[in-house]
RNA sequence: GCCUCGGUGGCUCAGUCCGGUAGAGCGGUUGGCUUGUAACCAACAUGUCGGGGGUUCGAAUCCCUCCCGAGGCU
Numbered sequence: 001g002c003c004u005c006g007g008u009g010g011c012u013c014a015g016u017c018c019g020g021u022a023g024a025g026c027g028g029u030u031g032g033c034u035u036g037u038a039a040c041c042a043a044c045a046u047g048u049c050g051g052g053g054g055u056u057c058g059a060a061u062c063c064c065u066c067c068c069g070a071g072g073c074u
Stems, first nucleotide, its partner, number of pairs: 001073007010026004020057001028044005050066005
């Protein structure tokens, strides 16, 4: 230098192919239960979807560019 994969709540990831309400588990908070803790039950909160630009009625998803990480080729 080139190629491939990845970047989405605090963490681990799904969703991308085929554009149409941003989700799951764990974790957190509050309440219940308990003599108390854990476990269990219920409710709640948590996201500029890596940055910028473009296309579109509409973009996490498509296009361009840049950044970061992993692997490969030379």